[in-house]
RNA sequence: GAGUUUGAUUCUGGCUCAGAACGAACGCUGGCGGCAGGCCUAACACAUGCAAGUCGAACGCCCCGCAAGGGGAGUGGCGCACGGGUGAGUAACGCGUGGGAACGUACCUCAGAGUCGGGAAUAACAGCGGGAAACUGCUGCUAAUACCCGAUAUUAUCUACGGAUGAAAGAUUUAUCGCUCUGAGAUCGGCCCGCGUCAGAUUAGCUAGUUGGUGGGGUAACGGCCUACCAAGGCUCCGAUCUGUAGCUGGUCUGAGAGGACGGCCAGCCACACUGGAACUGAGACACGGUCCAGACUCCUACGGGAGGCAGCAGUGGGGAAUAUUGGACAAUGGGCGAAAGCCUGAUCCAGCCAUGCCGCGUGAAUGAUGAAGGCCUUAGGGUUGUAAAGUUCUUUUGGCGGGGAAGAUAAUGACGGUACCCGCAGAAUAAGCACCGGCUAACUUCGUGCCAGCAGCCGCGGUAAUACGAAGGGUGCUAGCGUUGUUCGGAAUUACUGGGCGUAAAGCGCGCGUAGGCGGCUAUACAAGUCAGGGGUGAAAUCCCACAGCUUAACUGUGGAACUGCCUUUGAAACUGUAUAGCUGGAGUGUGUGAGGGGAUGGCGGAAUUCCUAAUGUAGAGGUGAAAUUCGUAGAUAUUAGGAGGAACACCGGUGGCGAAGGCGGCCAUCUGGCACACAACUGACGCUGAGGCGCGAAAGCGUGGGGAUCAAACAGGAUUAGAUACCCUGGUAGUCCACGCCGUAAACGAUGAGUGCUAGCCGUUGGGCCCGUAGGGUUCAGUGGCGUCGCUAACGCAUUAAGCACUCCGCCUGGGGAGUACGGUCGCAAGAUUAAAACUUAAAGGAAUUGACGGGGACCCGCACAAGCGGUGGAGCAUGUGGUUUAAUUCGAGGCAACGCGAAGAACCUUACCAGGCCUUGACAUGGGUAGUAUGGAUCGCAGAAACGCAAUCCUUCAGUUUGGCUGGCUACCACACAGGUGCUGCAUGGCUGUCGUCAGCUCGUGUCGUGAGAUGUUGGGUUAAGUCCCGCAACGAGCGCAACCCUCAUCCUUAGUUGCCAACAGGUAAUGCUGGGAACUCUAAGGAAACUGCCGGUGAUAAGCCGGAGGAAGGUGGGGAUGAUGUCAAGUCUUCAUGGCCCUUACGGCCUGGGCCACACACGUGCUACAAUGGCGGUGACAAUACGCAGCUAGCCCGCGAGGGUAUGCUAAUCGUAAAAAGCCGUCUCAGUUCGGAUUGUACUCUGCAACUCGAGUACAUGAAGCUGGAAUCGCUAGUAAUCGCAGAUCAGCACGCUGCGGUGAAUACGUUCCCGGGUCUUGUACACACCGCCCGUCACACCAUGGAAGUUGGUUCUACCUUAAGCCGGCACGCCAACCGCAAGGAGGCAACCGACCACGGUAGGGUCAAUGACUGGGGUGAAGUCGUAACAAGGUAAC
Repeated sequence: GAGUUUGAUUCUGGCUCAGAACGAACGCUGGCGGCAGGCCUAACACAUGCAAGUCGAACGCCCCGCAAGGGGAGUGGCGCACGGGUGAGUAACGCGUGGGAACGUACCUCAGAGUCGGGAAUAACAGCGGGAAACUGCUGCUAAUACCCGAUAUUAUCUACGGAUGAAAGAUUUAUCGCUCUGAGAUCGGCCCGCGUCAGAUUAGCUAGUUGGUGGGGUAACGGCCUACCAAGGCUCCGAUCUGUAGCUGGUCUGAGAGGACGGCCAGCCACACUGGAACUGAGACACGGUCCAGACUCCUACGGGAGGCAGCAGUGGGGAAUAUUGGACAAUGGGCGAAAGCCUGAUCCAGCCAUGCCGCGUGAAUGAUGAAGGCCUUAGGGUUGUAAAGUUCUUUUGGCGGGGAAGAUAAUGACGGUACCCGCAGAAUAAGCACCGGCUAACUUCGUGCCAGCAGCCGCGGUAAUACGAAGGGUGCUAGCGUUGUUCGGAAUUACUGGGCGUAAAGCGCGCGUAGGCGGCUAUACAAGUCAGGGGUGAAAUCCCACAGCUUAACUGUGGAACUGCCUUUGAAACUGUAUAGCUGGAGUGUGUGAGGGGAUGGCGGAAUUCCUAAUGUAGAGGUGAAAUUCGUAGAUAUUAGGAGGAACACCGGUGGCGAAGGCGGCCAUCUGGCACACAACUGACGCUGAGGCGCGAAAGCGUGGGGAUCAAACAGGAUUAGAUACCCUGGUAGUCCACGCCGUAAACGAUGAGUGCUAGCCGUUGGGCCCGUAGGGUUCAGUGGCGUCGCUAACGCAUUAAGCACUCCGCCUGGGGAGUACGGUCGCAAGAUUAAAACUUAAAGGAAUUGACGGGGACCCGCACAAGCGGUGGAGCAUGUGGUUUAAUUCGAGGCAACGCGAAGAACCUUACCAGGCCUUGACAUGGGUAGUAUGGAUCGCAGAAACGCAAUCCUUCAGUUUGGCUGGCUACCACACAGGUGCUGCAUGGCUGUCGUCAGCUCGUGUCGUGAGAUGUUGGGUUAAGUCCCGCAACGAGCGCAACCCUCAUCCUUAGUUGCCAACAGGUAAUGCUGGGAACUCUAAGGAAACUGCCGGUGAUAAGCCGGAGGAAGGUGGGGAUGAUGUCAAGUCUUCAUGGCCCUUACGGCCUGGGCCACACACGUGCUACAAUGGCGGUGACAAUACGCAGCUAGCCCGCGAGGGUAUGCUAAUCGUAAAAAGCCGUCUCAGUUCGGAUUGUACUCUGCAACUCGAGUACAUGAAGCUGGAAUCGCUAGUAAUCGCAGAUCAGCACGCUGCGGUGAAUACGUUCCCGGGUCUUGUACACACCGCCCGUCACACCAUGGAAGUUGGUUCUACCUUAAGCCGGCACGCCAACCGCAAGGAGGCAACCGACCACGGUAGGGUCAAUGACUGGGGUGAAGUCGUAACAAGGUAAC
C1' cells in the first nucleotide's frame, strides 16, 4: 500500500496478501564452472581403523651386524592442561564492558651468582611361582640428567634481630647443549569490584556459616574459604526467594530509523567429556583418547575374575521431513619431542558426494512470408501460434578428441594434478524447465464436468453457457532452476521512546484520607551530581561502509581508511534540573467578622391517612376486572358516626432550587457536631499537587443476634386468561420492608466523562455573599447551578470557561469477537459470594456513529365501494363450463393467492391435435445446391386390393416462357449420393417482443449551485389548497425532464353547409291504406365544419394568494358523463405451444402420412355462470315503442305444406333503398299459496337440420315423463346514477353447435351520519439488532455427532526440601601393635617415613514426612462446532407486560 464487516458510508478493529531472509525440507525438472556450506532431531548406543608422541647428544640391558650402524622393551626427561568436538548444565562475576590488588607462570628473553664432595636403591634382566586372561608375587644382579645426604649462599625465606633455613647433573674430542639459585621482563592464568544481561507476583517474604568481628587454620593469592568464640545481623516491591526457559559475545536477518527476532559457519570467553563423587601427578588439571570409587549399559570369561566409554576424523544402527567418504598428503601453514636428521599430527591442506546457497556462462547468431503444414479459436470472412519452423549463410562459448603445461617452493621436497591455463580439430552439434493467468496481481479463450469431481493465502468459485475445478490452445513471470511447506522481521502507528488511545467503538478504580514514589512558586549566593564542550585510554580480529587492488568478470579474497553511536579518566563552562544557605508573598494555611443550607448524630413532640378492635345507625350486597371468579357478607359485611390501639411514612411548600467526597439527605423542636461561601488583609512563609500498596466510607438486596410488625410484598396458595400459562390481571399471603448491634462491599455506584493548575468570544436564567447607584429597579464582583452558542476539537453524534478546546503534573485502565469476568490457585467472607484472573479450542468478523429504504399490535394528516348506510348476489338445489383429484393405452400442453380456475380456446364429431393404439415413408409434407436420365407439363374420370395412407392398372383432355431465333437460359418429373430439411422436444432461471400487477396510485428523477470527510441531503421539506409533486406563499436553492392535467375519440346544446337510399311542416295529386307521387330543404336524421364552459360574473370566506362555499345566467358548472392514454420501477410474475432467438437434445425418428380412439372418463372437491324455488309470479290474449350490427358458397320477403323444428316454391338486395327483424319487459284476463297451471332436470318415443360421417360425441322440434329445489351455515362478492337491478337485440368464431365473450338499446331505484375499526395506498415524523428488507431477525432447554477443557475416590511418574540412617573411593587429623635402604650413632637405638587402625567430612543408597509439576481415572460440570430435528417466543417496533 491492497483485499475483507455494510444496501451504501465513515470510523474503530482484527484477519489476510504483496517484500527480504534461511545450516532448511518436499514436488517437478536438471548442461558447466568458481566460492562457500552440510545431524537444527537421540549430550541415543556404538563394530572397525586412525586422531600424541618423541628423545640413544640422560641410563643400563637385549637383538641384528665383522664393523660402522640399526632395532627393541624398560628407567629417566619433555609433552599429553595445546590442538580437535559438543552446548547437556548454567539466569551466574557465566558472559560483555570498564576498572582494581593480595597472586602464580614450564618452555622464551635479559641480568647476576653457582655447578663442590659423597651415598643408598630400583626397573629392565635372570631364576622360581600364581592366573583362562588382564595382570602379578618372591629371590637375586645393575645404571643414570631417577633418589638421598653433606658443603657453599650474591641474592632468597623466616626471625624473638641474637640468628636460623634453603641448590645443582651431567652429555661430549672440540664447539656447544644442559643443570641450580636469584632478580627483571614477556606470555598465559587465578582472584575482586561498578554497570549491563529472558519470562512469571496465580512465586512476597528469604537467610544459621547465614551477616559482621576476634583468634587460629588453609591457599599461589584476598576472603566464612574452613574452624572456635562473640554479636544479631544480611537480602527484598528499584522484585529477594521460588518456578520456567536459555551457553554468553563480536555479530546475523529484518527495518527509513528506533526497534524486533536469532546466536548455525568464522572469531573470543565459559562449561562439559557414559552418569555421580574424589583426589593424585604437575608450572598448569581436579585432566575427552590419565587414576580411584559408586551406578547404569555393553563385551570377554575356564565363572574365580576382567575390559570399555567417537559431544576427535571417517563410518554403523537408531531417531527424523532432513544433513556427506570407513578418501589422499604432511607439499604448504601450524603444533609436540629432538642439538639435528627426523618422527608424530583425521589440527591443517586437498580431493569425493549434495542445485543446499551465492556468483558467472551456455543451450546458438544473422537472414527468412506463400505469413507453409499441423494445432487452437472463429461472426466461416478470417485470426493466432509466427520469423517461430523449414530453407540459406555463419559462429564454436560449453562439452568431446589431440598437443603443450604452470604459480603455489627463497636450496631440496607438490597430496592437489597432467589440475588451472594455452593451442589445434570436427560439428548446431551435447544442453529447458517450473509456477501462474476471478480480484488483490502481470497474464483469456474453447471443450469436459454439473454444489459432483475438485480449488482455495483472504474474499470466495462449482447446482448445464465456470476467464476460479480438469484438459487443450494462447499468454504472463522467473530461469538451471521453479513452486509448495515451515520459521523470522517487515508491512503492523496492531504495545505507539521515536509513534496510539479511554463520553457512545476495548478502556476512568463507586468515593475519600493518606504512605512510598513522581512533579513542584519568586529572588540571590555557593557547589558541580545530572547537562554541555575539549583532551587521553579502551572499544580484539573478522563482519558492515568507502577507496584501491588480485583471481578473464562476479561471487570470493587482499591492503588502507572510516566506523564501532559504549565505558573509564582528565580539564573547563554554569543557563536549566539538582544539593546547600539566606530571604520574599502571589500558591497553601491560620485569624477576625458575617452568612446560607433536606450535611451528620441523639432525644422528644405533631397532625393527616391505611389497617385492626369496641360501640352505634343500617340492609343485601360488597369487592374486583377487558369480562369474570377466587374473597368478604343475614353469625349483619360494604357505607356512615364516635371512641380506642399500633406501626410506618411525612401531602401542600417543592423549584434543571439547596447541602454532602460519593452512597445519599425532606414534618416540627432542642442538644452535640463536620464542611463551605463572602468580606478584611493581621499572622505563618512553599508548609503544595497527585497518589502504587494501605486505611476508611459505601444504595438496594442478602446474612447473624435481639426487638417490632400498620402498609406494601419475593416465595407460596387460590381464581382467571391461554393450545399451554410454573407469567402478565385479580383475591390472599410469609420472609423482608422498621429499630439496635455486627457482617457483606457490590449496582447502568452514570455526566457511561479520574484529580489538580493556568489560558482561550459571548448571550439568557437561577442559588448564596459582598460592593455601587439607588430603591420601581439596575450595574458589578466572588463562589455554585442550568440553557444556547463563537473559535477549536470530534468518525460522527456532539462538547464548548462546569470542555470532549490549548498546555503541564500525577494516578488508574485498554489492545479483534467468543470461550470468560469463567476455571484453577491465592486473599476476604458465617454463608451467599466478592476480589485477583488465565488457557485449550473456535471464529472473519464482532462493534461505534450516521445515511437511504423497508417494517411497527409507534404517532400525525389524507385518499379509495376500504368500512359504514343501502340494493342485488355467491355459498344450499339442478344443469352448463373451467380446475384439482382419480381413472385410462391416451385422458396432449400451459396458467396456480390477489394478478390460475366460461383462462390460452372468437366455438375438440373427422380436420383442428400437439396425446394413445395400429399400419406405412426415410434427402423426406416444405427450402437451397450437385450429378444422371427424361422431357414440357398440368388436369379429369374410372377399375382392383386395402381401414385409409399407399400400391397396381386403364382412359380422356391439354401440350411452356423469354429471347441478340443455328441455339441458349429458365421451368418440371424420376433416380442417386451428400450438405441439409424437419421437431407444439428441453431450458420464460440464457433472451427479444408482447402481456399481467401494484395503479390512472401521484409519484420518479436530472443539470448547476449549496451543505456534509462520506453514503447522501437540499430542490421534492414547511403553511395553506387540490382528484393530482394541482396551484399559491415561504425557503440555498434556481431551473428542467418523465408522470398529473390539457391536446385525441365519443355522448349531451346550438349554428352553418349539404339533401339520397333518409325526412314530410306547408302546397298539389293518388290509394282501402302507406312520403306512394309531384315537389319541398322547414323538422328529425345523416356527416363535415364551427360555436359553447373559462371559477368568466356577483356575494361570502381565506393572508389582499391559491382556492373553497353560495348564487345568477346557461343544454351543460367547477376535471360536464364515458373512452383511449399506464412515469421510474417491483414480482428471476406469464409466455421457447403466436412469432423471433442462444445453447442442449432427436435424425429409418422426439421428423412425415393415415385409420380409429382420446382431449367429452367420474366416488369426489373448488371456482365462474344459467334456470329456479314463484303472485312485483305462471299461463293465455293483446299488440305499442329501440339501438348497435350483419348479409352473395349470404340474408331472405311473400305464398303453400307441416302441431313444430323445418320443407317446397319464388322475389328483393353487393344494402340509410331489400332482408335478418318478432324486440322483451309493458297492458288485459285467469290461476290463489299447493312441490302447485311453480320448477324444469332426467328418461322414453317420433322427428328436423348441418355435415363424407352425429355410436363414443352436435344443435333443435313434438308428445310423454316431471327429479332436486319452498330463498340457502360459517363465510364472501358487485355496485354511488342513467349506476345497481331487470328486459330483450345484434355480432365475432362458425358447415353445424353459446347459459360463455364482445357490443346495443328499453324500464329504472335505494343509500352515504361519518372515517373509530377491517383491507389497500400516499406524505411527514419516530424507533429498529431488519436490507432475501416482519413470510425479517433471533434466544434458550432437549435430542444426535465431534472437539478441547474443569472437578473427581484415586493411581503412576518427574523434580525439590527437611530430618535421620548408612557410608565407597579420597583428602585431612590422630595414632604407630606392624614395616622401612640413604641421615646421626661402633652398636643398641634415634630422627624421619609407611601400611594398618581410629575419627571428621562425603557420592550413590535407605527410611519417614512435606512442597510442586505432569500423565492417567469410573463418574460428572459447563463450553465450542456441526444445510434443512423437537419445544416454545425471551430480545430487536411501545416486539405486543418498555428494555437493561